[in-house]
The prediction has a mean pLDDT of 81. The RNA shown here (transfer RNA) has 74 nucleotides and comes from an Anaerolineales bacterium. The sequence was found in a public genome assembly. Lineage of the source: Bacteria > Bacillati > Chloroflexota > Anaerolineae > Anaerolineales. It matches the Rfam family "tRNA". By type it is a transfer RNA.
């Protein structure tokens, strides 16, 4: 330098062929239960989806670009 993939809650990930409201597990908080702690049960907080632009009535989900990470080629 060229090619490919990934970047969604603190962490690990899902999100199908674009459509009211963005989810799961773990973690965290509150309550329950316990003599107490853990496990367990209930409820809850937390992300606007790496940044920017575009297409569309509508984009996490398509297009362009920038940045970061990984792999391959030279």
């Nucleotide at each position: 330098g060229g090619g490919c993939g990934c970047g969604u809650a603190g962490c690990u990930c899902a999100g199908c062929u674009g459509g009211u409201u963005a989810g799961a597990g773990c973690g965290c908080g509150u309550g329950g239960a316990u003599c107490a702690c853990a496990a367990c049960c209930a409820c809850g907080a937390g992300g606007c989806c790496a940044g920017g632009g575009g297409u569309u009535c509508g984009a996490g989900u398509c297009c362009c670009u920038u940045c970061g990470c990984g792999c391959c080629c030279a």